[in-house]
This is a predicted structure of a 73-nucleotide RNA (transfer RNA) from a Planctomycetota bacterium. Its Rfam family is "tRNA". Gene Ontology term of the family: triplet codon-amino acid adaptor activity. Rfam classes the family as a transfer RNA. The source organism's lineage runs through Bacteria, Pseudomonadati and Planctomycetota.

RNA sequence: CGUGCCAUAACUCAGCGGUUAGAGUGCGACCCUUAUAAGGUCGAAGUCGAGGGUUCGAGUCCCUCUGGCACGA
Numbered sequence: 001c002g003u004g005c006c007a008u009a010a011c012u013c014a015g016c017g018g019u020u021a022g023a024g025u026g027c028g029a030c031c032c033u034u035a036u037a038a039g040g041u042c043g044a045a046g047u048c049g050a051g052g053g054u055u056c057g058a059g060u061c062c063c064u065c066u067g068g069c070a071c072g073a
Stems, first nucleotide, its partner, number of pairs: 001072007010025004018056001027043005049065005
């Protein structure tokens, strides 16, 4: 320098272009228990890496940039 892949909750990850973006773990409250753990119920937490474009509609498609990984030279 070139090519490919990845970036979504605190962490690990899902998510046919169309209800309100979800799960597990973690966190908070409550239930249970003498108490703790385990278990159960409920809840909070997201500018979907940044900026543009296409579209009636973009987490999803296209372009550029940023960061990470791999390969090639």